[in-house]
A computed fold for a 103-nucleotide RNA from a bovine gut metagenome, annotated as THF (Tetrahydrofolate) riboswitch aptamer.
The model forms 87% of the base pairs in the Rfam consensus.
The prediction has a mean pLDDT of 76.
RNA sequence: GCAGAGUAGGAUCGGGCGCGUUAAGUGCCGCGCGGACAGUGAGUUGCCGCUCGGACGAAAAGCCGGUAUAUCGGCUUGCGGUGCCCCUUUCGCAUCACGCUGC
Numbered sequence: 001g002c003a004g005a006g007u008a009g010g011a012u013c014g015g016g017c018g019c020g021u022u023a024a025g026u027g028c029c030g031c032g033c034g035g036a037c038a039g040u041g042a043g044u045u046g047c048c049g050c051u052c053g054g055a056c057g058a059a060a061a062g063c064c065g066g067u068a069u070a071u072c073g074g075c076u077u078g079c080g081g082u083g084c085c086c087c088u089u090u091c092g093c094a095u096c097a098c099g100c101u102g103c
Stems, first nucleotide, its partner, number of pairs: 001103004009091003014086005019080003028054003032050004039098004060077007
């Protein structure tokens, strides 16, 4: 000098268990706070999480049981850019310096 490995995390196939369907959650915008980013140090306007606020916004149907006939509970099939876990594939240090493996 050239090539390569490896993180957090993101996306995704499949499976399991839940939540909501009385609309929470997801996604979008803004303020603030916190956290992580390959073996080491630094680290953003990038990433992730949380609080608050704002805009937008959704799909129920059938059956069974109880009841004070208001309604409540259960099951099945759906629906939700729904949560968590396992798994498949894939992307992946913003960047800087040093390091590791091979040549």

The RNAcentral record of the sequence draws on MGnify.